[in-house]
RNA sequence: GCACUGGUAGUCUAGUGGUUAGGAUUGCAGCCUUCCAAGCUGUGGACGCGGGUUCGAAUCCCGCCCAGUGCA
Numbered sequence: 001g002c003a004c005u006g007g008u009a010g011u012c013u014a015g016u017g018g019u020u021a022g023g024a025u026u027g028c029a030g031c032c033u034u035c036c037a038a039g040c041u042g043u044g045g046a047c048g049c050g051g052g053u054u055c056g057a058a059u060c061c062c063g064c065c066c067a068g069u070g071c072a
Base pairs, nucleotide, nucleotide: 001071002070003069004068005067006066007065010025011024012023013022018055027043028042029041030040031039048064049063050062051061052060
């Protein structure tokens, strides 16, 4: 340099055009317990950046950035 794959919360991950962006873990509050741990309940937190298509984009297209794999 070229090709391919990926980028969603502190972390891991689902979501192939319309549904409140879902789950796990973590954080916070409460319950329980003599206390801690475990358990239960509630709650907060996310679509890499810019543009385009579309009535509507996390999703499709283009460019850029980052990570990985392969080739040279």